[in-house]
RNA sequence: GGGGCCGUAGUACAGUUGGGAGUACGCUACGCUGGCAGCGUAGAGGUCGAGGGUUCAAAUCCCUCCGGCUCCA
Numbered sequence: 001g002g003g004g005c006c007g008u009a010g011u012a013c014a015g016u017u018g019g020g021a022g023u024a025c026g027c028u029a030c031g032c033u034g035g036c037a038g039c040g041u042a043g044a045g046g047u048c049g050a051g052g053g054u055u056c057a058a059a060u061c062c063c064u065c066c067g068g069c070u071c072c073a
Stems, first nucleotide, its partner, number of pairs: 001072007010025004019056001027043006049065005
């Protein structure tokens, strides 16, 4: 330098025939328990890596850039 894959909540990830942003763990509150733990219920937490484009509508399609992994040289 060229090719491929990936970037979504604090952590690990799902969501890729374009239309609801979600799961588990963690966190907070409450309940059960004498209490810790555990279990249950509820809740908070996200500019979906950045910018632009297409579209009525983009995490999703297209372009550029940034970062990570990997292959070739």
Transfer RNA from a Candidatus Omnitrophota bacterium, 73 nucleotides, folded computationally. The sequence was found in a public genome assembly. Rfam family: tRNA. Rfam classes the family as a transfer RNA. The source organism's lineage runs through Bacteria, Pseudomonadati and Candidatus Omnitrophota. Model confidence (mean pLDDT): 83 of 100.